[in-house]
Context: one part of a larger RNA
Molecule: large-subunit ribosomal RNA, domain II
Organism: Candidatus Fermentimicrarchaeum limneticum
RNA sequence: GCCAAGGAGUUGCUGGAAGUGGUGAGCCGAAAGGCUGAGCGAAAGCGAGACUGCGCAGCACCGCAAGGUGUGAGGCAGGUGGUACGAAAGUGCCAUGAAUCACUUCCUGCAGACCCGAAGCCAAUGUGAUCUACACGCGAGCAGGGCGAAGCCGAUCCUCCGAUUGGUGGAGGCCCGCAACCGGUGCUAGUAUAUCUGCUCGGGUGACUUGCGUGUAGGGGUGAUAGUCCUAUCGAACUUGGCGAUAGCGGGUCCCCCCCGAAGUAUCCUGUAGGAUAGCCCCAUCAGAGGUUGAUUAUGAGGUAGAGCACUGAUCAGGCAGAACGGAGCCGAAAGGCUCCACUGUCUUCUCAAACUCCGAAUUCAUAAUCACCAUAGAAGAUGGGAGUCGGGCGCACCGGGUAAGCUGGUGUGCCGGGACGGGAACGACCGAGACCGAGGUUAAGGCCCCUAAAUCCUGACUGAGUGCUAAUCACAAAGGAGUCCCCAUUCUUAAACAGCUGGAAGGUAGGCUCAGAAGCAGCCAUCCUUUAAACAACGCGUAACAGCGGACCAGUCGAGAGUGCAGGCUCCGAAGAUUACCGGGGCUAAGUCAGGUGCCGAGACCCCGGAGGAUGCCACAAGCAUCAUCUGGUAGGGGGGUGUUCUGGCUGGGUAGAAGUUGGGGCGUGAGCUCCAAUGGACCUGUCAGAAAUAAAUAUCUUGGU
Numbered sequence: 001g002c003c004a005a006g007g008a009g010u011u012g013c014u015g016g017a018a019g020u021g022g023u024g025a026g027c028c029g030a031a032a033g034g035c036u037g038a039g040c041g042a043a044a045g046c047g048a049g050a051c052u053g054c055g056c057a058g059c060a061c062c063g064c065a066a067g068g069u070g071u072g073a074g075g076c077a078g079g080u081g082g083u084a085c086g087a088a089a090g091u092g093c094c095a096u097g098a099a100u101c102a103c104u105u106c107c108u109g110c111a112g113a114c115c116c117g118a119a120g121c122c123a124a125u126g127u128g129a130u131c132u133a134c135a136c137g138c139g140a141g142c143a144g145g146g147c148g149a150a151g152c153c154g155a156u157c158c159u160c161c162g163a164u165u166g167g168u169g170g171a172g173g174c175c176c177g178c179a180a181c182c183g184g185u186g187c188u189a190g191u192a193u194a195u196c197u198g199c200u201c202g203g204g205u206g207a208c209u210u211g212c213g214u215g216u217a218g219g220g221g222u223g224a225u226a227g228u229c230c231u232a233u234c235g236a237a238c239u240u241g242g243c244g245a246u247a248g249c250g251g252g253u254c255c256c257c258c259c260c261g262a263a264g265u266a267u268c269c270u271g272u273a274g275g276a277u278a279g280c281c282c283c284a285u286c287a288g289a290g291g292u293u294g295a296u297u298a299u300g301a302g303g304u305a306g307a308g309c310a311c312u313g314a315u316c317a318g319g320c321a322g323a324a325c326g327g328a329g330c331c332g333a334a335a336g337g338c339u340c341c342a343c344u345g346u347c348u349u350c351u352c353a354a355a356c357u358c359c360g361a362a363u364u365c366a367u368a369a370u371c372a373c374c375a376u377a378g379a380a381g382a383u384g385g386g387a388g389u390c391g392g393g394c395g396c397a398c399c400g401g402g403u404a405a406g407c408u409g410g411u412g413u414g415c416c417g418g419g420a421c422g423g424g425a426a427c428g429a430c431c432g433a434g435a436c437c438g439a440g441g442u443u444a445a446g447g448c449c450c451c452u453a454a455a456u457c458c459u460g461a462c463u464g465a466g467u468g469c470u471a472a473u474c475a476c477a478a479a480g481g482a483g484u485c486c487c488c489a490u491u492c493u494u495a496a497a498c499a500g501c502u503g504g505a506a507g508g509u510a511g512g513c514u515c516a517g518a519a520g521c522a523g524c525c526a527u528c529c530u531u532u533a534a535a536c537a538a539c540g541c542g543u544a545a546c547a548g549c550g551g552a553c554c555a556g557u558c559g560a561g562a563g564u565g566c567a568g569g570c571u572c573c574g575a576a577g578a579u580u581a582c583c584g585g586g587g588c589u590a591a592g593u594c595a596g597g598u599g600c601c602g603a604g605a606c607c608c609c610g611g612a613g614g615a616u617g618c619c620a621c622a623a624g625c626a627u628c629a630u631c632u633g634g635u636a637g638g639g640g641g642g643u644g645u646u647c648u649g650g651c652u653g654g655g656u657a658g659a660a661g662u663u664g665g666g667g668c669g670u671g672a673g674c675u676c677c678a679a680u681g682g683a684c685c686u687g688u689c690a691g692a693a694a695u696a697a698a699u700a701u702c703u704u705g706g707u
């Protein structure tokens, strides 16, 4: 892990509610007595009989009907009464008659209170030093080798003390050491294993190691101190008990179908993983006529978007004026004067604002009318009972914070949560669309070369980059430059443009100056005149300087377009990452992109047929019939109806001509389940109506057993 069996909202009391039943101004109890029948007031205390109107249902009458009239339980309003406060006005509570007892179900509280789970706290004339710490008693062990302290002896020297030297000697928390023995440094090796093994390494006559015996005990011991060790347990052992400690935390919580269906917000809380109250959901009841998230119009409200500079504040350039103070400069012996900057005011002008507004939408809100929709088949509302929710998230639009974020704080709305299905390759919230069951058809989004259902469809363009074949997001690159297509504007052009080719491109003059030289072309100044079709006192190359070669400019030849600028489409470069590494893939020059068109495919959507449930009407209930364009997705959760198990009682049955159980098969039911047949089995067992529960298993690292 699997299989079997066991395994979690129980029981008592308290209070509340609903349903059912008994009696009823009383009910219950043997009684005592309890609840009710009177309240108000802090208290002293005082102390309520039948009233009036409106009006739903119902009933009666009138009417062909629509409807009307009367009455009117319950209901509503008022009055009156009691009491408290008050000078009063008036206000609060109460009265104008319904309770009580039992059973069933739901919920609260108190109890272990649905089950399991801590770490912990405390107690005991509780158990432990067979592990380990320390101590004590009696014992045991330490191959071999090395160094060679003191002491002693000899020799030499020496005045003494002594010194030197040769031996002897055998000290030492001495040395070496894969001896034993003790340890456990590194490999972070090996082994699925609660400290082992291998290699390596430390100690190895000592504060050494070790055997046996004995002692110290839990807030205590022991400790060369590490909070170490005290039987695989130690920052307070173990065992048993208090004990089902407590757990706002984690896990689990057992059959079916039907109806409805949330919240992640506000306020308060030693409150933020939790509660309480409100909000939102469900159920029941009351009541009896209006309600509304829609459209249009009208009347009001508003200061956003935008816009603007009239205020406040910021701000570009300039004009004019001012003067008490400031800075700089100039004039002057000084007094003082002048100019500029700065400052103040004003005028013109450029640009701004969440905390500016002379203005000002769209939307929005309120009220009213009309229309629409919902509602007597009972809405809106009210009362009571039961909850869950208080961690939310994503898209879009708009705001705040932040460089930004799959970031964070908000408002509105849709969705996920709790929503299946089709599309988006896959993909909670993107697109389509809200799934009762079965069958057939048509479409949506999205698609139609193959994987893969449907066009290798039609027309016209663009792209040559595999650009692209991606609705968006997850998952987007810029300045700048280039190719090509196209739009617009403008210039030149048969008085011949643009390009090419042929020819000319001269004279004064080598302009003047400068300079060794300066001749169009180092530099400075000037840049004229003439001849011309045109030709620069020269745009570039070149020379030491000239020369020379082009260019501008002109003519000829040729013969129809040429040039420039702006905007747009597609594309390229700019462009660096770890699989070849991706358009979902294959692959595609369209099967890419843009524009237009015709078909087809494609959901649980829509249509249609059959069926089920639910709701509503008829119906005393049930059954039945009718209607549903507008009902039947659903977590937490509320409500309703059922299935099955064990036992008890009543009734009815089956069984050795084969009960229960088991195995296989047929059938019925929406389902839990039920039933029939055969085989096996070999003695008990159903059905129905009630009652009572130790009443339903897949999960809890669940328990026990098996495997």
Base pairs, nucleotide, nucleotide: 001707002706003705004704005703006702011111012110013109015107016106017105018104019103020102021101022100023099026035027034028033039046040045051078052077053076054075058071059070060069061068062067079096080095081094082093083092084091085090114252115251116250117249121242122241123240124239126238127237133216134215135214136213137212138211139210140209141208142206144176145175146174147172151168152167153166154165155164156163157162181203182202183201186199187198189197190196218234220230221229255642256641257640258639259638260637265278266277267276268275269274279389280388281386282385283384284383285382286381290374291373292372294371295370296369297368298367299366300365301364306359307357308356312353313352314351317348318347319346320345321344322343326341327340328339329338330337331336392416393415394414395413396412397411398410399409400408401407421432422431423430436611437610438609440607441606442605446601447600448599449586450585451584455598457597458596459595460594461593462592468588469587480573481572482571483570484569485568488565489564490563491562492561500557501556502555503554504553506530507529508528511525512524513523536551539550540549541548612632613631614628615627616626617625618624643696645693646692647691648690649689650688651687653685654684661680662679663678664677665676666675667674668673